[in-house]
RNA sequence: AGGGGAAUAGUUGCAAUGGUAGAACGCUGGUUUCCAAAACCAGAUGUUAGGGGUUCGAAUCCCUUUUCUCCUG
Numbered sequence: 001a002g003g004g005g006a007a008u009a010g011u012u013g014c015a016a017u018g019g020u021a022g023a024a025c026g027c028u029g030g031u032u033u034c035c036a037a038a039a040c041c042a043g044a045u046g047u048u049a050g051g052g053g054u055u056c057g058a059a060u061c062c063c064u065u066u067u068c069u070c071c072u073g
Base pairs, nucleotide, nucleotide: 001072002071003070004069005068006067007066010025011024012023014022019056027043028042029041030040031039049065050064051063052062053061
């Protein structure tokens, strides 16, 4: 220099056909217990990397920027 991939909750080798943004672990509260752990119940979690476009509607499609990563030279 050229080409490809990735970026979503505190965490992840994470999910989501263009149509309510989810799971597990963690966190908070409750039940239980002498106290805790475990178990059970409930709850809070998000600028879907930034910006723009397409569309009735975008995490998803297109353009661009940033960061990380792989390949070629």
Background
The RNA shown here (transfer RNA) has 73 nucleotides and comes from Tetraselmis sp. CCMP 881. Its mean pLDDT, the model's own confidence on a scale to 100, is 80. The organism belongs to Tetraselmis, within Eukaryota. RNAcentral holds the sequence, with entries from ENA. It matches the Rfam family "tRNA". Gene Ontology term of the family: triplet codon-amino acid adaptor activity.